[in-house]
């Protein structure tokens, strides 16, 4: 790369949400999900005066008449008239009272409601709820029917009057009414009861009146409860056993009614693998939400039902309750108190505190809609109706509509034309939704009938009135891109990932996408997820077949036929509540919302029908399975006897130094006699040969021989039984080895243990020793790659061959062979399956029926409980937590200490070298102001450099320039001209100051053209960085023989085929076969050069001339001939001819591609950076690039005698030569000078080649070897030899005596030696590098081996590809689990002490009603002639008090059990990071 398997992740819907940013407007619905935590404050249930008795108010009428009081009178006093006065009358006044009526309010009793509405959702896993069918009950109010209400009676609130208490309130006397309450009568109906008979009711009030509300019994009916019942209702077996009122039964109680509902006996039963009993969790339904559906989550808001009302536990009342705004008791809290004692319960509406990521106003109204009382009139109603707040949702609407191009500025982008924002804006008209202000006014609203009634919402008309756009994304999934900053940094990220100087992925912009009062984020949940698979999946190798049989439950089941009608099917009814959904019509301007009808609502439940198929019950069959005969093969299991080989050990003989073991060796054995040998005895395991791809057995496993017991199979006869059959949870047997128990045995082996070697170490491979063990009995253990990694049975569905066993046929004397039928074990293989590899009638093929098993990788087959074990352990078996993968087939490389098979100076086999020395050159390193830069295994390092005294030069130090040295355009200005030359002055130079020569072209002029300073503009420069942005070029594998197409085939595909194979070559050369046919690139050839030849031509060559020599063009080699091999061609080997032979020898050329090789300092180029004064640009001068403890690399010279030193003489190619190469003579020892002749060169010169060859000295040493090194004189280049040049002389004489591990070249005119020319280049450090010749070898068996290539095959967990991937320990850090000496808290329950109210039982007092007995010798009271009554005794009912018991809520003790939490300590595990081994 690829298929498959498997997981993660998106992208879509929804949400009582919340969070971030932003926010015009209405409609419509929602809003404490957490602390069933605690709660200040006001409200939420009352009503009826037509039930009573009262009070209070007010009106009339009524009664009484106080105070005052006009005014008559008038005891006395004055006294002429008059007048004053006690006192009494006294209209008028009306306080104050009495009675009656009427009308209001109304604390008390009394009716009725408060058991509805409204909250919650803690408990509940349950007849709580759903859904179905039943009845042993009950029902106040309401609606029909019958019947009746007559006659009595005591009381008690309130009220008065007293006591007490801080308060709440409480006791006590008096006294009073009722629709309160009792009692008697009646009794249609009732009720008990078999009957007789017994029982057992009532109330009144309003109206003048009709008459109306009630009132009591009783039947029915409606509603509304109770109670029962089949069926449905979350996880956990790592809860397997539960249970004593338990199950039934009898009798009683007791309820409104059935039951253990409760007592008391009696019996011993009831539930449970279809999951009891434990634990955990949770209110159920209609319904929401999502999906193609099937399912899967949910149970906010409306509606059903239930359950709760601080927490617990009780009962009163009542039709109704064990009662959220009632009692009572217990506990916690919280408040008042005078401390003695009291109140209290927002899960009602609001609203406050807290916790919390979070959830609203201490609003109006009873107009509507509906409770409740009441005849009503009304009165209450935080239900409700309405408003406020919250973008928390869903609808809907708006932020304008039209024109408007100079494509306005602006921004961003650019390849500099430009493009985009973009008709968008300005500009012009038009036309207003909201709000604001004044008017006016539909509807929600009428109900007996008339009127009255709006808390809120709305309407409609003018005027004014532009106030309203964000969010999130833009690399891919996933709709949309560029610019700049940044530089694995900031930081992003759902997921794989981005991000280390060109970042569509970070940040900013601009510009686009999407959705739009929104938008994103986050969390939860269905989807995709066929990813739990019922629709709809798997299990040979990806996760999955139990180790194997046996067999109980369950499941499944041959053939015909009768009957049933359970199941299934058809149809009908009845239910499935309303609202939702879904359709259809309609109302609010749309919609959301609402209304109307209508379908459904897969369920259950009754009827009818059908009877194929299961199913049940009856008959029957043989084909399934089992029996019976008869043959039959086998290491099948069990036990007992037995046999030889081999090894041991003992004891004898013989014999002498070594034996044993290994890769070599040593521990060991052996002169006390081994090893070898022979002989005897004895020991235990184990069965050569037969043996096979073979036999048997469920597996496990089974092997020498005989016997004796025993299992199972297979064939054949079709004779018997008749479905008796499959698979099988739990279970219940077997199960290798290795382990463990006991007692045995023990010759070989042979964990552990010793020691010998090996190795860096070797707790190991290898060696000598050597205990458990191994073998037998008995008893555990239960596990394996227990594999065919394949469950077990059934039918089906091509074949061909092997072989084992059994039967028939045919043949034979028999037997073998031959054909056919079963039954096993085997290869190959059709269809078919499969990811792919395979399987393939012994399936992994097509069915079928059971059973087991999986559900990403890792933590883990661990932890923790159970169960099993003697231990070892084994069986069942989780989570936190952590990755985004782990994993299967197959494919192309690559690699391998895999295999075949070729090649190459790779290795052998030769030469002759480095590496040891001076020395030269290069490179590290150091040093330096600089020692400029680059190349770094191979492929850097005598490489760029083919020639660094200056210059070069790219480095330093210092001096100097700034449009610059060099270019191009522009503008002005001067100068003027072809343009330049020569001075002089300071100065190292460069610069800088002055001088002097020269002065022209066109054109009447202006001015043009050129050129030159000098001033600005653009600009230049740059050997600055990036060679990992690049381009071109280069090295390397490699002059290896490879590298691809293309069309067809094959193959799900990645890919293969061709290109593999056989023979051959230097070669993918070429030739045969072959699903492959051609092709390209590359090998070869075509080009050069050198060898023979011929031909022409030929000066500067040649004496001559068919000859050398040169220049040009030709032949000439083709395995082309013979022969040999081999299947055929190719080919290969030999031989001829030939100069030359199988590529005659070099050269040039170098496939696809590797290696982010190399170069940005040849060159060219993208970015990036420096450049207006201290330039990374440009010029000088001087110094570096030469430096020197040291290190590697490539050389030269050399160590001597195959030499050196003299001398003496012989023979080449090639080049190069004008700012040259230079002869000849001369001078000088020499290097050179002096000369100038000759040469643009086959002519002249450099240029004498040297090694060789001949004499002649040295005679094995640091030398007549070796030349470093150093002094000294000299010569030649050049402006200039100090740093820094070569060259000569003379002198001087180093280190070296053939160099350690280890390396290097070369296979023939080649190594080796030897000398010569060139380039660069004034000279030269060249001993380099390039090319030339002269002389001139050795060796190669052969591919085991080292190194590199090639091709096929094979293993791979590798693909930046073995310089790879990886494991584990140890040490730091972090995280969650588990153990744990303890410690702390909660749940559930047992045991036993103790126990409130409350209710039941029992006793007693008392009350009040009856019943009855005495009155008798007695005694009070009263009426009495007697006598009676009260009164007392007993007794019954009731209510009320007190004791005792019983029961229980609570409390407490103790032993346990469960679940959290917390914890020293040790210990696994997971992640981190450049760590260590």
């Nucleotide at each position: 790369a690829u298929c498959c398997u498997g997981g993660u992740c998106c992208a879509g819907g929804a949400u009582g949400a919340a969070c971030g940013c932003u926010g015009g407007c209405g409609g419509u619905g929602u809003g404490g999900a957490u602390a069933a935590g605690g709660c200040a404050u006001g409200c939420a249930a009352g009503u009826c005066g037509a039930g009573c008795g009262g009070a209070a108010u007010u009106u009339a009428u009524u009664u009484u008449g106080a105070a005052g009081a006009a005014g008559u009178u008038g005891c006395g006093a004055u006294u002429a008239c008059a007048u004053c006065a006690a006192g009494a009358c006294g209209a008028c006044g009306g306080a104050u009272u009495u009675a009656u009526a009427a009308a209001u309010u109304u604390a008390g009793c009394g009716g009725c409601g408060a058991a509805c509405g409204a909250g919650u959702u803690a408990g509940u896993a349950a007849c709580a709820c759903c859904c179905u069918g039943g009845u042993a009950c009950g029902u106040a109010c309401c609606u029909c029917g019958a019947a009746g209400a007559c006659g009595g009676g005591g009381a008690u609130a309130g009220c008065u009057c007293g006591c007490u208490g801080a308060a709440a309130g409480g006791c006590g006397a008096g006294g009073u009414a009722a629709u309160a309450c009792c009692c008697g009568a009646u009794a249609u109906u009732g009720u008990c009861g078999a009957a007789a008979g017994a029982c057992g009711a009532a109330a009144g009030u309003c109206g003048c009146a009709a008459g109306a509300c009630g009132c009591u019994u009783u039947g029915a009916g409606a509603u509304c409860g109770g109670c029962c019942u089949a069926g449905g209702u979350c996880c956990g077996a790592u809860c397997a056993g539960c249970u004593a009122g338990u199950u039934g039964g009898u009798a009683a109680g007791g309820u409104a009614a059935c039951g253990g509902c409760u007592u008391a006996c009696c019996a011993a039963g009831g539930c449970u693998a279809u999951g009891a009993c434990c634990g955990g969790u949770a209110g159920g339904g209609g319904a929401g939400g999502u999906g193609a559906g099937a399912g899967c989550c949910u149970g906010a808001c409306c509606c059903c039902c239930a359950a709760c009302g601080a927490c617990g536990a009780g009962a009163c009342u009542g039709a109704g309750a064990c009662a959220c705004g009632g009692c009572u008791c217990g506990u916690a809290c919280u408040c008042c108190u005078a401390c003695g004692g009291g109140a209290g319960g927002c899960a009602g509406c609001a609203g406050u505190c807290g916790a919390g990521a979070a959830u609203a106003u201490u609003c109006g109204a009873c107009a509507a809609u509906g409770g409740g009382c009441g005849a009503a009139a009304g009165c209450c109603u935080g239900a409700u109706c309405g408003a406020g707040c919250g973008a928390c949702a869903c609808c809907g609407c708006g932020u304008g509509c039209a024109g408007g191009a100079u494509g306005a500025a602006g921004g961003c982008c650019u390849u500099c034309g430009g493009g985009u924002c973009g008709u968008a804006a300005a500009c012009u008209g038009c036309g207003g939704u909201a709000g604001u202000a004044u008017g006016a006014u539909a509807a929600g609203a009428a109900u007996g009938c008339a009127a009255a009634u709006g808390a809120c919402u709305g309407u409609c008309a003018u005027a004014c009135g532009g106030a309203a756009a964000g969010a999130g994304g833009u690399g891919g999934g996933u709709a949309a891109c560029u610019a700049c900053g940044u530089g694995c940094c900031a930081g992003c990220a759902c997921c794989a990932g981005c991000g280390g100087u060109a970042a569509u992925a970070c940040g900013u912009a601009g510009a686009c996408c999407u959705c739009a009062a929104g938008c994103g984020u986050u969390a939860u949940u269905c989807g995709g997820a066929u990813u739990u698979a019922u629709u709809g999946g798997g299990c040979g190798u990806a996760a999955a077949g139990a180790g194997u049989a046996u067999g109980u439950a369950g499941g499944a089941g041959g053939u015909u036929u009768c009957g049933c009608g359970c199941g299934u099917c058809u149809u009908u009814u009845g239910u499935u509540a309303a609202a939702g959904c879904c359709c259809a019509g309609g109302g609010c301007c749309u919609a959301a919302c609402c209304c109307u009808g209508g379908a459904a609502g897969u369920g259950c439940a009754g009827g009818a029908g059908a009877u194929a198929c299961g199913g049940c019950g009856g008959a029957a069959c043989u084909a399934g399975a089992g029996g019976a005969g008869g043959u039959u093969a086998g290491a099948g299991g069990u036990g007992c006897a037995u046999g030889g080989a081999a090894c041991u050990c003992a004891c004898g003989g013989u014999g002498u130094a070594g034996g044993g073991g290994u890769g070599a060796a040593a521990u060991c054995c052996g002169u006390u006699g081994a090893u070898a040998u022979c002989g005897u005895g004895g020991g235990g395991a184990a069965c050569a040969c037969c043996a096979a791809a073979g036999g048997c057995g469920a597996a496990g496993g089974c092997a020498g021989u005989g016997c004796a017991c025993u299992g199972g199979g297979a064939c054949c006869u079709u004779c018997c039984u008749g479905a008796c059959u499959c698979u099988g949870a739990u279970a219940u047997a077997c199960g290798a080895a290795a382990g463990c128990g006991u007692g045995g045995g023990g010759a070989g082996c042979a964990a552990a243990a010793a020691g010998g070697a090996u190795u860096a170490g070797a707790u190991a491979c290898c060696c000598u020793u050597g205990u458990a063990g191994u073998c037998c009995a008995c008893g555990c253990c239960c596990u394996a790659a227990a594999c065919u990694a394949u469950g077990u049975c059934u039918a089906c569905u091509a074949g061909c061959u092997a072989u084992u066993u059994c039967g028939a046929g045919u043949a034979u004397c028999g037997a073998c062979c031959c054909u056919c039928g079963g039954a096993g074990u085997g290869g190959c293989g059709c269809a078919g399956c499969u990811a792919a590899c395979g399987c393939g009638u012994u399936a992994a093929g097509u069915a079928g029926a059971c059973c087991g098993c999986c559900u990403g990788g890792g933590a883990a087959g661990u932890a923790c409980g159970g169960c099993c074990g003697c231990a070892a352990g084994g069986c069942u078996g989780a989570a936190a937590c952590u990755c985004a993968a782990a994993g299967g087939a197959a494919u192309a490389g690559a690699c391998g200490g895999a295999g075949a098979c070729u090649c190459g100076c790779a290795c052998a086999a030769g030469c002759g070298g480095a590496g040891g020395a001076g020395c030269a050159u290069g490179a590290g390193g150091u040093u330096u102001a600089a020692u400029u830069c680059g190349a770094c295994a191979g492929c850097a390092c005598a490489c760029g450099a083919g020639g660094a005294a200056c210059c070069u030069u790219a480095c330093c130090a210092g001096g100097g320039c700034u449009u610059g040295a060099a270019a191009u355009g522009u503008a002005c200005a001067c100068a003027g001209u072809a343009a330049g030359c020569c001075g002089c002055c300071a100065g190292a130079a460069a610069c800088g100051g002055u001088g002097g020569c020269c002065c022209u072209c066109c054109g009447c002029a202006a001015g043009g053209a050129c050129u030159g300073u000098g001033u600005g503009c653009a600009c230049a420069g740059g050997u600055g960085c990036u060679g990992c942005a690049u381009g071109g070029u280069u090295g390397u594998c490699g002059u290896c023989a490879g590298c691809u197409c293309g069309u067809g085939u094959c193959g799900u595909g990645a890919g293969a085929u061709g290109u593999u194979c056989c023979c051959u070559u230097c070669a993918g050369u070429g030739g045969g076969g072959a699903a492959a046919c051609g092709a390209g690139c590359g090998c070869a050839a075509c080009c050069c050069c050198c060898g023979u030849u011929c031909u022409g031509c030929g000066u500067u060559g040649c004496a001559a001339g068919u000859a050398u020599c040169g220049c040009a063009g030709g032949a000439g080699a083709c395995u082309g001939c013979c022969g040999c091999g081999a299947u055929u061609u190719c080919c290969g080997c030999g031989g001829a001819g030939g100069a030359a032979g199988g590529a005659g020898g070099g050269g040039a050329u170098g496939a696809c591609g590797u290696c982010a090789a190399a170069u940005c300092c040849g060159c060219a180029u993208g970015g990036c950076c420096c450049u207006u004064u201290g330039a990374u640009g440009c010029c000088c001068u001087g110094g570096g690039c030469a430096a020197c403890a040291c290190u590697c690399a490539u050389g030269c010279u050399a160590c001597a005698a195959u030499g050196g030193a003299c001398g003496a003489u012989a023979c080449a190619g090639a080049g190069g030569g004008a700012a040259g190469c230079c002869a000849a003579g001369c001078c000088g020892c020499a290097a050179g000078g002096c000369g100038g002749a000759g040469c643009c060169a086959a002519u002249c010169c450099c240029a004498c080649a040297a090694a060789a060859u001949c004499g002649u000295c040295c005679c094995c040493a640091g030398u007549u070897c070796g030349g470093a090194u150093u002094g000294c004189g000299g010569g030649c280049u050049g402006c200039a030899a100090c740093u820094c040049g070569c060259c000569c002389g003379c002198a001087u004489g180093a280190a070296g005596u053939u160099g350690g591990a280890u390396u290097c070249g070369c296979u023939a005119g080649u190594a080796a030696u030897c000398g010569u020319g060139g380039a660069u280049c004034a000279g030269c450090u060249a001993u380099g590098c390039c090319a030339c010749g002269g002389u001139g070898a050795a060796u190669a068996c052969g591919u085991u081996c080292u190194c590199a290539a090639g091709u096929c095959u094979u293993g791979u967990a590798c693909u930046c590809a073995c310089c790879g991937c990886c494991c584990g320990u140890c040490a730091c850090g972090c995280c969650a689990a588990g153990g744990g000496a303890g410690c702390c808290g909660g749940g559930a329950g047992u045991a036993c002490c103790u126990g409130a109210a409350g209710c039941c039982g029992c006793u007693c007092a008392c009350a009040u009603a009856g019943g009855u007995g005495c009155g008798g010798a007695g005694c009070c009271g009263a009426a009495u002639a007697g006598u009676u009554c009260g009164g007392c005794g007993c007794u019954u009912a009731u209510g009320u008090g007190a004791g005792c018991g019983g029961u229980u809520a609570g409390g407490g003790u103790a032993a346990g059990u469960u679940c959290g939490g917390u914890a020293a300590c040790a210990a696994g595990g997971g992640c981190g990071a450049a760590g260590u081994c």
A computed fold for a 1477-nucleotide RNA from an uncultured Candidatus Saccharibacteria bacterium, annotated as small-subunit ribosomal RNA. The sequence is in RNAcentral, with records from SILVA.